[in-house]
Molecule: transfer RNA
Organism: Bdellovibrionota bacterium
RNA sequence: CGGAGCGUAGCGCAGGGGUAGCGCACUUGCUUUGGGAGCAAGGGGUCGUAGGUUCAAAUCCUAUCGCUCCGA
Numbered sequence: 001c002g003g004a005g006c007g008u009a010g011c012g013c014a015g016g017g018g019u020a021g022c023g024c025a026c027u028u029g030c031u032u033u034g035g036g037a038g039c040a041a042g043g044g045g046u047c048g049u050a051g052g053u054u055c056a057a058a059u060c061c062u063a064u065c066g067c068u069c070c071g072a
Stems, first nucleotide, its partner, number of pairs: 001071007010024004018055001026042005048064005
């Protein structure tokens, strides 16, 4: 310098145009002498950033940033 992949909740990930979800973690309650385990409920996100397309964008397009890999 060129190419590819990834970026979504504290962590690991799904979702690939139509209300942003799952597991773990966190909070509260129940249960227990207590802890752990179990059960029920709840909080937390403008989807890396900026533009564009669209009635509607995490999703499609462009640029850019970060990480990883390949090539020179």